[in-house]
């Protein structure tokens, strides 16, 4: 220098055009003499900027970060 892939919650991730799910973690509660465990609930997210579309996490482009391959 060229090519490919990934980017969604604090972390690991699901989601192929119609209001985004889970697990763990965190917080509150129930239980317990206390704690843990268990159970119930709550908080929290689409990398950035454009484009297409009635509507974009999803399709297109550029950029950024990370990883892999070629030279």
């Nucleotide at each position: 220098g060229g090519g490919c892939g990934a980017u969604u919650a604090g972390u690991u991730u699901a989601g192929u055009g119609g209001u985004a799910g889970a697990a763990c973690a965190g917080c509150g509660g129930u239980c317990u003499c206390c704690a843990a465990a268990a159970c119930c609930g709550c908080u929290a997210g689409u990398g950035u900027a454009g484009g297409u579309u009635c509507g974009a996490u999803u399709c297109c482009u550029a950029c950024a970060u990370c990883g892999c391959c070629c030279g």

The RNA shown here (transfer RNA) has 71 nucleotides and comes from a Minisyncoccota bacterium.
The coordinates come from a structure-prediction model, not an experiment, and the mean pLDDT is 85.
Rfam family: tRNA. It is annotated as a transfer RNA.